Predicted 3D model of a 79-nucleotide RNA (c-di-GMP-I-GGC riboswitch aptamer) from an uncultured Rubrobacteraceae bacterium.
[in-house]
RNA sequence: UGCGAAAAGGUAAACCCUUCGUGAGAAGGGGACGCAAAGCCGCGGGCCUCGCUUGGUCGAGGUAGCCGGGCUACCGAAC
Numbered sequence: 001u002g003c004g005a006a007a008a009g010g011u012a013a014a015c016c017c018u019u020c021g022u023g024a025g026a027a028g029g030g031g032a033c034g035c036a037a038a039g040c041c042g043c044g045g046g047c048c049u050c051g052c053u054u055g056g057u058c059g060a061g062g063u064a065g066c067c068g069g070g071c072u073a074c075c076g077a078a079c
Stems, first nucleotide, its partner, number of pairs: 002079001003076002010035002015030006033065001039071003043068003046063006
């Protein structure tokens, strides 16, 4: 360093409440399906939303817990 046992911790899906948003969705509280990067980053792809449009195309936005990639990080068994 790869890797992912153990230990100590961390985080938080669905759902509910409040708020914001045209919306996808986001924030706070509750709550735990899970997660060894489910920490951060919209660079590439996917998916979702809105606008224009006959449609295609295009533009704007969302999703990092869809995948890839980049940066950073606790611990130390076996290999």
Background
Of the family's consensus pairs, 95% are formed in the model.